[in-house]
RNA sequence: UUUCGACAAAAGCAAAUCUCGAGCAAUCGAGAGACGCAAAGCCACGGUCCACCAUUAAGUAAUGGCGGAAGCCGGGCUACCGAA
Numbered sequence: 001u002u003u004c005g006a007c008a009a010a011a012g013c014a015a016a017u018c019u020c021g022a023g024c025a026a027u028c029g030a031g032a033g034a035c036g037c038a039a040a041g042c043c044a045c046g047g048u049c050c051a052c053c054a055u056u057a058a059g060u061a062a063u064g065g066c067g068g069a070a071g072c073c074g075g076g077c078u079a080c081c082g083a084a
Stems, first nucleotide, its partner, number of pairs: 004082002012037002017032006035071001041077003045074003048069003052065005
């Protein structure tokens, strides 16, 4: 340095829920709150899922457009510690 991940050490993040705000919505931001997380740090490249609009259909399916989820998975970049 790379791989790896301890009943190690020092840190970190923050699910559900509630309140306020934004949004048609999915969802996002802030505060409280901790289910959990070795990348639960960042990135929409691939898959998947969710919402909105349009068209065809009349089934809530297909196609296209646009948005969301990184705590759904894969992938990429960066990173604390150093037992086995």
A computed fold for an 84-nucleotide RNA from a bacterium, annotated as c-di-GMP-I riboswitch aptamer. The sequence was found by an Rfam model in a public genome assembly. Its mean pLDDT, the model's own confidence on a scale to 100, is 86.